[in-house]
Molecule: SAM riboswitch aptamer (S box leader)
Organism: uncultured Verrucomicrobiales bacterium
């Protein structure tokens, strides 16, 4: 780098070094010399992977630890080892639709474009897995 699956309106930052960029891309809109990226230290969030965890009743057996079944709890609770993350919804939109409205063009009706709301996809990120 590729493929599959899941999630993405919640949450969580200070200090030191550094010295002009950053928010993936494009457009918008933001953040930034009251200090961006990056690195380091300490702290925190979350729970994807990981780990721990019963209660009541019944039966048979045993020297004993235990075993089996039923019901409930559990799509739970707890921990924080491996990742991840700590401005703004993945900051918003991008592609295809739906609804309402404005403008323009032509006669109803339609077309183009814009705004707001909304469904789905794409892309991206993270995790788990595959090859």
């Nucleotide at each position: 780098a590729u493929c599959u699956c899941a999630u993405u309106c919640a949450g969580a930052g200070u200090g030191g070094c550094g010295g002009a960029g950053g928010g993936a891309c494009u457009g918008g809109c933001c953040c930034g010399a009251a200090g961006a990226a990056g690195c380091c230290a300490c702290g925190g969030c979350a729970a994807c992977c990981g780990g721990u965890u019963g209660a009541a009743g019944a039966a048979a057996a045993u020297a004993g630890u235990g075993u089996u079944c039923u019901u409930c709890a559990a799509u739970g609770a707890c921990c924080a080892g491996g990742u991840g993350c700590c401005a703004a919804a993945u900051c918003c939109a991008g592609c295809c639709g739906g609804a309402a409205g404005a403008u323009u063009g032509g006669a109803a009706c339609c077309a183009a474009c814009c705004u707001u709301c909304u469904g789905g996809a794409a892309a991206a990120a993270u995790g788990a897995g595959a090859a």